RNAcentral holds the sequence, with entries from ENA. Predicted 3D model of a 74-nucleotide RNA (transfer RNA) from a Candidatus Niyogiibacteriota bacterium. The coordinates come from a structure-prediction model, not an experiment, and the mean pLDDT is 80. It matches the Rfam family "tRNA". By type it is a transfer RNA. The organism belongs to Candidatus Niyogiibacteriota, within Bacteria.

RNA sequence: GGGCCGGUAGCUCAACUGGCUAGAGCACCCGGUUUGCAUCCGGGAGGUUGUGAGUUCGACCCUCAUCCGGUCCA
Numbered sequence: 001g002g003g004c005c006g007g008u009a010g011c012u013c014a015a016c017u018g019g020c021u022a023g024a025g026c027a028c029c030c031g032g033u034u035u036g037c038a039u040c041c042g043g044g045a046g047g048u049u050g051u052g053a054g055u056u057c058g059a060c061c062c063u064c065a066u067c068c069g070g071u072c073c074a
Stems, first nucleotide, its partner, number of pairs: 001073007010026004019057001028044005050066005
């Protein structure tokens, strides 16, 4: 330098060939339960989908550029 894979909540990951308000588990906060803690149950908060453009009525999803990580080739 080139090819491929990945980047979504604090962490690990979903989201079907573009269509409802981007969800789940753990963690965090509140409440119930307990003498108290843990467990368990209920509720809540938390997102510029790496970044910037483009296509479209509509983009996590398609296109282009770019950044970061992994891997292969030279």